[in-house]
RNA sequence: UGUUAUCUUUGGGGCGGAGUGAAAGUCUCCACCGGCAGUAAAGUCUGCGAAUCCCUCAUGGGACCGAGCGGGUGAAAUUCCCGCACCGACGGUAUAGUCCGGAUGAGAAAAGAAAUUU
Numbered sequence: 001u002g003u004u005a006u007c008u009u010u011g012g013g014g015c016g017g018a019g020u021g022a023a024a025g026u027c028u029c030c031a032c033c034g035g036c037a038g039u040a041a042a043g044u045c046u047g048c049g050a051a052u053c054c055c056u057c058a059u060g061g062g063a064c065c066g067a068g069c070g071g072g073u074g075a076a077a078u079u080c081c082c083g084c085a086c087c088g089a090c091g092g093u094a095u096a097g098u099c100c101g102g103a104u105g106a107g108a109a110a111a112g113a114a115a116u117u118u
Stems, first nucleotide, its partner, number of pairs: 002117001004115001006113005016030004031098002033088002035048004043086002052063004068084005090101003
């Protein structure tokens, strides 16, 4: 330095203003937010995680899995810059990406520790 398995810690953000109404952080207008890895720096590319559904006594396995174009710079960018768009699980409640709940959960992964072996 690399490999392998182990342990510890970390590991998701956002409704401010106005209107209608008996009632809305849920509707309407404006606003606001963006998990992990890869790659020219990404909510919209590729892959993954979560959620949801099915099977299983269980471990676990399977299914499903949203949304971007135009221009510019450059060796290289659907990632940067400019412009205009778009998307967002389930249950509850006046219809919810932003409130409450499952969840003091789970988890992609990141950092560290002490070993093993070369």

Record summary:
This is a predicted structure of a 118-nucleotide RNA (FMN riboswitch aptamer (RFN element)). It was read from a public genome assembly, where an Rfam model found it. The model forms 100% of the base pairs in the Rfam consensus.